Bacterial RNase P class A from a Bryobacteraceae bacterium, 398 nucleotides, folded computationally. A source record names the gene rnpB. The RNAcentral record of the sequence draws on ENA. The coordinates come from a structure-prediction model, not an experiment, and the mean pLDDT is 77. It matches the Rfam family "Bacterial RNase P class A". The family's RNA type in Rfam is ribozyme. Rfam links the family to the GO terms tRNA processing, dimeric ribonuclease P complex and ribonuclease P activity.
């Protein structure tokens, strides 16, 4: 230079036109009041107006109703140690394991280092399952091969007592070697044996005790034990922790017409009763109409953006992160603004041309995902095109 991985940071600029949203200020209309005044509308001008993801709505809080003795069972989530935080399943940090590179070494091995990746509790509590291939996928077994026997067939050989090869078969040993297979019952090596084999040793692995280093995971060194424990919990399950539901359309105020609902009066209405009699007196039902009250609904105000805020610097810590000071003022519309032209300028990509080259000139073509709806604080997923670091390949120079 390029090309992979990781990580961090941007993510179009400047001017006209025409708009569009809330705020402010306000000419000037427009209703209501005697007025003072109150209510809408508002020309003009003022500064303001989407993201790194606003996305999915995963996960964790803050607010707000709602429930709510205690305990248990089911049920969902999370899972090496430790910090940081309002919390989290985020995030730093450490540790174990994997990958891939340098280095120590003649090489392995092993040890130390650099970048990465890791949902990493228990398979010694139970249960299931492990396709094909294989002799067996877990009570261990035996395809070929090894080795030992009896009898049988053939050759050699012979001092005729035997000896010895070689075949198939049958009966036993073994689990070295082959072969299957992601995974085969500790692994190297030496010894042993007829052959073998933790059968014995030495090292590695492992299990149990014990010590020391660490806050802890955890590591490191001592002794004992021939070794029991195949995987597989991102299967069931244990085991340990957590977890009341809904959710700004959450919830609080104010409050029309109309309809219904309850009080109080109720006519020069009406009905039934008393009184010997009733239009005329009493009392009680009904009841047009008046008025008052309290629920709901349109509506309309709050919640609503000053908050675990942002910017810069000190400080304490490896870091996440916290803690001071010092500026800032930064969307609040619910049919729901934040656009849309056009020039000029940056940026990629591609044709032509000009230059030895760096690089210039013309012409054409792109400029991404995507858009707040009560807020924070993470994740994940999407994204045109730079930029900046760390590691690695690879090619060129020195």
């Nucleotide at each position: 230079u390029u090309c992979g991985c990781c990580g961090g940071a941007c993510g179009g600029g400047c001017a006209g036109u025409c708009g569009c949203c809330a705020g402010g200020u306000a000419a000037g209309c427009c209703g209501g009041g005697c007025a003072a005044c109150c209510g809408g509308c508002g020309c003009g001008c003022c500064g303001g107006g989407a993201g790194g993801a606003a996305a999915g709505u995963c996960c964790g809080g803050u607010c707000u109703c709602c429930a709510c003795a205690g305990g248990g069972c089911a049920g969902c989530a999370u899972g090496c140690c430790g910090g940081c935080u309002a919390a989290c399943g985020g995030c730093c940090g450490g540790g174990g394991a994997g990958g891939u590179c340098c280095g120590c070494u003649c090489a392995a091995a092993g040890c130390g280092g650099g970048c990465u990746u890791u949902a990493c509790g228990g398979a010694a509590a139970g249960u299931g399952c492990c396709a094909c291939a294989g002799a067996a996928a877990a009570u261990a077994u035996a395809c070929c091969g090894c080795c030992g026997g009896c009898g049988g067939c053939g050759g050699g050989c012979u001092u005729c007592g035997g000896c010895u090869c070689g075949c198939a078969u049958c009966c036993g040993g073994u689990a070295a070697g082959g072969g299957u297979g992601a995974a085969a019952a500790g692994g190297u090596g030496c010894g042993g044996u007829a052959a073998g084999a933790g059968c014995g040793c030495a090292c590695c692995g492992c299990u149990u005790g014990c010590g020391a280093a660490g806050u802890a995971a955890u590591u490191c060194g001592c002794a004992a034990g021939g070794c029991a424990g195949g995987g597989u919990a991102a299967a069931c399950c244990c085991c340990a922790u957590g977890c009341g539901g809904a959710g700004c359309a959450a919830g609080a105020c104010c409050a029309a017409a109309u309809a219904g609902g309850g009080g109080a009066g109720g006519a020069g209405g009406a009905g039934c009763g008393g009184c010997c009699c009733g239009u005329u007196c009493c009392g009680u039902u009904c009841g047009a109409c008046u008025u008052c009250c309290g629920g709901g609904u349109a509506g309309g105000u709050c919640g609503c953006u000053a908050g675990a805020g942002c910017c810069g610097g000190g400080c304490a810590g490896u870091a996440a992160u916290g803690u001071c000071c010092g500026g800032c003022g930064c969307a609040g519309a619910a049919g729901a603004a934040u656009g849309a032209c056009u020039g000029c300028c940056g940026c990629c990509c591609g044709g032509u041309u000009c230059g030895c080259a760096a690089g210039g000139a013309c012409c054409g073509g792109g400029u991404a995902c995507a858009g707040a709806a009560a807020c924070c604080g993470g994740c994940u997923u999407a994204c045109a095109g730079g930029c900046c670091g760390g590691c690695g390949a690879a090619c060129c120079c020195u």

NCBI's taxonomy places the organism under Bacteria, Pseudomonadati, Acidobacteriota, Terriglobia, Bryobacteraceae.